[in-house]
Context: one part of a larger RNA
RNA sequence: UGACGGGGACCCGCACAAGCGGUGGAGCGUGUUGUUUAAUUCGAUGGUAAGCGAAGAACCUUACCAAGGCUUGAAAUCCCGAUAGCAGUUCAUCGAAAGAAGAACCUCAUUUAGUUGGAUCGGUGACAGGUGAUGCAUGGCCGUCGUCAGCUCGUGUCGGGAGAUGUAUGGUUAAGUCCAUUAACGAGCGCAACCCUGAUGUUUAGUUGGAUUUGUCUAAACAGACUGCCCUGGCAACAGGGAGGAGGGAGGGGAUGACGUCAGGUCAGUAUUUCCCUUACGUCUUGGGCUACAAACACGCUACAAUGGCCGGUACAAAGGGCAGCAAACCCGCGAGGGGGAGCAAAUCUCAUCAAAACCGGUCUCAGUUCGGAUUGCAGGCUGAAACUAGCCUGCAUGAAGCUGGAAUCGCUAGUAACGGUAGGUCAGCACACUACCGUGAAUACGUUCCCGGGUCUUGUACA
Numbered sequence: 001u002g003a004c005g006g007g008g009a010c011c012c013g014c015a016c017a018a019g020c021g022g023u024g025g026a027g028c029g030u031g032u033u034g035u036u037u038a039a040u041u042c043g044a045u046g047g048u049a050a051g052c053g054a055a056g057a058a059c060c061u062u063a064c065c066a067a068g069g070c071u072u073g074a075a076a077u078c079c080c081g082a083u084a085g086c087a088g089u090u091c092a093u094c095g096a097a098a099g100a101a102g103a104a105c106c107u108c109a110u111u112u113a114g115u116u117g118g119a120u121c122g123g124u125g126a127c128a129g130g131u132g133a134u135g136c137a138u139g140g141c142c143g144u145c146g147u148c149a150g151c152u153c154g155u156g157u158c159g160g161g162a163g164a165u166g167u168a169u170g171g172u173u174a175a176g177u178c179c180a181u182u183a184a185c186g187a188g189c190g191c192a193a194c195c196c197u198g199a200u201g202u203u204u205a206g207u208u209g210g211a212u213u214u215g216u217c218u219a220a221a222c223a224g225a226c227u228g229c230c231c232u233g234g235c236a237a238c239a240g241g242g243a244g245g246a247g248g249g250a251g252g253g254g255a256u257g258a259c260g261u262c263a264g265g266u267c268a269g270u271a272u273u274u275c276c277c278u279u280a281c282g283u284c285u286u287g288g289g290c291u292a293c294a295a296a297c298a299c300g301c302u303a304c305a306a307u308g309g310c311c312g313g314u315a316c317a318a319a320g321g322g323c324a325g326c327a328a329a330c331c332c333g334c335g336a337g338g339g340g341g342a343g344c345a346a347a348u349c350u351c352a353u354c355a356a357a358a359c360c361g362g363u364c365u366c367a368g369u370u371c372g373g374a375u376u377g378c379a380g381g382c383u384g385a386a387a388c389u390a391g392c393c394u395g396c397a398u399g400a401a402g403c404u405g406g407a408a409u410c411g412c413u414a415g416u417a418a419c420g421g422u423a424g425g426u427c428a429g430c431a432c433a434c435u436a437c438c439g440u441g442a443a444u445a446c447g448u449u450c451c452c453g454g455g456u457c458u459u460g461u462a463c464a
Base pairs, nucleotide, nucleotide: 001464002463003461004460005459007458008457009456010455011454012453013452015448016447019412020411021410022409023408026302027301028300029299030298031297032296033295034293035292042053043052064288065287066286067285068284069283070282073127077126078125079123080122081121082120083119088105089104090103091102093100094099108117109116129277130276132275133274138271140266141265142264143262145260150189151188152187153186154185155184156165157164158163168181169180170179171178195254196253197252200223201222202221203220204219205218206217226248229242230241231240232239233238304405308364309363310362311361312360313359320351321350322349325344326343330339331338332337371402376397377396378395379394380393381392382391418440419439420438421437422436423435424434
């Protein structure tokens, strides 16, 4: 100087407390461990792995396994030789395909010329190739402490020196934010602001939107909020209250992550050191596997019902996507869906009457039920060469566990939690995941003793 303390003081955070809803019990989905397997490819492993890489494993992907093939190779550059019979098309043999070995048709361009160029084949080696190892050799990127308020420098001063001071003390703040004091005076990276977004208004412009005039809507610019005004306290910074205002004291949300820590993660995104393989650890193909199943864990979905289930009626969104696409009307089907093909590269058409909870009426009357829907059988639909291993959906039948969950544990402070649906990316098909969107819309916070994490000062130390 740090680090640590079941030392002290002060401060903060959904950290506790006060509340609301969950997880832990059930069934199912997904991931992981373990076990099994020819293979169940690899990585991630307290917080900071486990709906994670993977924004989507039937083939492909695919890296794994079995079997069958190739060896200058699936793709690249160079060298040597040959060819117009090459390549291509058709036929045909073996084969699961890859591949191997044949037949027929088919005769490149250019130069006066030697030739030159392209293509193909063969040879030779230089080489290619490797999702092989090393993230403890690395770059780059990322997680975390943490959006925590810290981390430093120049000059000066103090100290023999390591170092200290500045960065301390008293206030204040979300903040090393600002103020006052002060051997310090200044400065940098952080904080804040500048950026984006929605909330209000004005102006301008409007088709596809609106409707004849305002307004609404769309999208550009500008305005507006600054403790500016008033009161109280204070030297000040600032704090409390009030007015006006769409909005009030950082108005809400986002992007933005200092010096560093964890030899944190990634050599399987790519790049890259060194090592290793080279008729194989490369490469092609068919099939299988990544989807197994005693058990354990993590994250979710659906429930256990009456604030509910079912039936009928009826109302109100936002934000998105669309040409190898979205697809209307109409017709068929109980339905998934099929036929059809108007319109639309979209404020025009369409997905999509764009919602569902909500509201109104009826029924059920506390039951393992008209709760719950797992599982299974049969019959179908869709995508796709192909749904057996191993897709999704529909109809009929079946009707399991489950009656609110032990110890323990998680999220959330307002348009939030909780509940309800909608869209998108990935994608041929496949979403209970993820990312967005709107609708309905709470309760509680006395307070900081305690638990956890962090910051500042101080103290002890046999630790560095």
A computed fold for a 464-nucleotide part of an RNA from an uncultured bacterium, annotated as small-subunit ribosomal RNA, 3' major domain. Rfam family: Bacterial small subunit ribosomal RNA. Rfam links the family to the GO terms structural constituent of ribosome and ribosome.